[in-house]
RNA sequence: CUCUUAUCCAGAGCGGUGGAGGGAACGGCCCGAGGAAGCCCGGCAACCGGCUGGGAAGGGUCAGGGGUCAACGGCCCCAGGCCAGACCCCUAAGACCCGUCCCGCACGGUGCCAACUCCGACCCGCCUUGGCGGGAUAGAUGAGAG
Numbered sequence: 001c002u003c004u005u006a007u008c009c010a011g012a013g014c015g016g017u018g019g020a021g022g023g024a025a026c027g028g029c030c031c032g033a034g035g036a037a038g039c040c041c042g043g044c045a046a047c048c049g050g051c052u053g054g055g056a057a058g059g060g061u062c063a064g065g066g067g068u069c070a071a072c073g074g075c076c077c078c079a080g081g082c083c084a085g086a087c088c089c090c091u092a093a094g095a096c097c098c099g100u101c102c103c104g105c106a107c108g109g110u111g112c113c114a115a116c117u118c119c120g121a122c123c124c125g126c127c128u129u130g131g132c133g134g135g136a137u138a139g140a141u142g143a144g145a146g
Stems, first nucleotide, its partner, number of pairs: 001146008013041001015040003021031003026120003042113003047109003050105002053103004058098005063091007073083004117138001122135006
């Protein structure tokens, strides 16, 4: 820089520093010396990761222990015992793994902290000097890919 995808009507400081800009771009309309941007602190949110955090449903894998009997067979130190084997019972409303959804924490990675993304610009619909609603474009942020 490009592509994919989700979200963009909620939320966030009477702090310090700094000194004239800021709200992407264009047109507006705003914010700003009662101090803009930037930086520090603080805060918000919960997109990604994390949790030996909680819950729900689902998929997969898994034996172990005990009892009785033991024909045939095998082993031994042949008294007898053991193994292989059969049946029954229990653990079991089990253990482990995998992803999905909901909730929580805010530890790590981002992001954000005037105004709906401040409004509009292009298309459509409805009331019609204007307004309302929907969509597109553009943009922002996260996650992923090139």